Description
Bacterial RNase P class A from Parasporobacterium sp., 345 nucleotides, folded computationally. The RNAcentral record of the sequence draws on ENA. It is recorded under the gene name rnpB. Its mean pLDDT, the model's own confidence on a scale to 100, is 76. The source organism's lineage runs through Bacteria, Bacillota, Clostridia, Lachnospirales and Parasporobacterium.
RNA sequence: UGAGUAGGGCAGAUGAUCGCGCAAAAGGCCACAGGCCGGAGUGAGGAAAGUCCGGGCUUCACAGGGCAGGAUGACGGAUAACGUCCGCCGGGGGUGACCCCAGGACCAGUGCAGCAGAAAUAUACCGCCGGGAAACCGGUAAGGGUGAAAUGGCAGUGUAAGAGACUACCGCCUUUCCGGUAACGGAAAGGGCACAUGUAAACUCCAUCCGAAGCAAAACCAAGCAGGAAGCGUUUAAGGCGGCCCGUCCAGCUUCCGGGUAGGUUGCGGAGAGCCUGCCGGUAACGGCAGGACAAGACAGAUGAUCAUCUAAUACAGAACCCGGCUUACAGCCCUACUCAUAUU
Numbered sequence: 001u002g003a004g005u006a007g008g009g010c011a012g013a014u015g016a017u018c019g020c021g022c023a024a025a026a027g028g029c030c031a032c033a034g035g036c037c038g039g040a041g042u043g044a045g046g047a048a049a050g051u052c053c054g055g056g057c058u059u060c061a062c063a064g065g066g067c068a069g070g071a072u073g074a075c076g077g078a079u080a081a082c083g084u085c086c087g088c089c090g091g092g093g094g095u096g097a098c099c100c101c102a103g104g105a106c107c108a109g110u111g112c113a114g115c116a117g118a119a120a121u122a123u124a125c126c127g128c129c130g131g132g133a134a135a136c137c138g139g140u141a142a143g144g145g146u147g148a149a150a151u152g153g154c155a156g157u158g159u160a161a162g163a164g165a166c167u168a169c170c171g172c173c174u175u176u177c178c179g180g181u182a183a184c185g186g187a188a189a190g191g192g193c194a195c196a197u198g199u200a201a202a203c204u205c206c207a208u209c210c211g212a213a214g215c216a217a218a219a220c221c222a223a224g225c226a227g228g229a230a231g232c233g234u235u236u237a238a239g240g241c242g243g244c245c246c247g248u249c250c251a252g253c254u255u256c257c258g259g260g261u262a263g264g265u266u267g268c269g270g271a272g273a274g275c276c277u278g279c280c281g282g283u284a285a286c287g288g289c290a291g292g293a294c295a296a297g298a299c300a301g302a303u304g305a306u307c308a309u310c311u312a313a314u315a316c317a318g319a320a321c322c323c324g325g326c327u328u329a330c331a332g333c334c335c336u337a338c339u340c341a342u343a344u345u
Base pairs, nucleotide, nucleotide: 001341002340003339004338005337006336007335008334009333010332012310013309014308015307016306017305018304020043021042022041027037028036029035030034045316049327050326052325053324054323055322056321057214058213059212060211064246065245066244067243069210070209071208072207073206075087076086077085078084089103090101091100092099093098104205105204109203110202111199112198113197125144126143127140128139129138130137131136152170153169155167156166157165172191173190174189175188176187177186178185179184218266219265220264221263227257228256229255230254231253232252239249240248241247272294275292276291277290278289279288280287281286
């Protein structure tokens, strides 16, 4: 200097004018469930998106067992929890920094592996060797062909020709020892050279975990009305408790016709598993202690327009109960660490 890898930050700023939403206090008004005027102050995001996971909260009166169903899957940690995150092991990719893995079990069982090929739970088409005049018979699985896969691989000894038939190395299995919390790694000895290969994001088996619905949840207040019919049931349980069963609770439940109300407040704030700073512990995720700061709350749904200056600065894009993640979209600028290549010293 160039090319890369991993992580982080900003995502416009300042001023003026007009317009929009919420709104503390003083004060004032009203028909006082409460409302109106007023107004300091304040007003979208890193993803607010997706609704994919996990929760807080609310209701289902309360509390269980089993089956079915669903989810996760190396090991150890973090967390309120998770399918998330951190570290590390194994496998794969990359020169490397690093990246990817739906990573338990095929000696519980069942299924699938089309076509090609002679043959795919087991073999002999071509070939090689021996016998024979030939047809053919016997041996063979090293070589060839087909295929993702053809008696573990490669090299030799040996043989009529070959072959784990035998030997060395690798691979596989068993046992022991060493290191590590563990997954796992290393070493040694022995073994048959294989209960035949692959596949579980095939069925399945194993281990662990799992109530449902959702802010249009729900709670309170004011006002107003008009009930009728049918079915099931009334302590022997209709109905409720995610599906089913057991169990348990309860005297009402369901459908149709008809009437009244659709108003106000809370939920939506001194908060919050949150953020910032410092110290301590930990490889890290994160935890502990101390201090500090903080505000959109709309409900056919608000933040727009103009001018001026600075500037790299607009791309993706707008809260609707609130959080922790994951995934997806993204113009431009900045920062940190590491890897490789080249050149110079």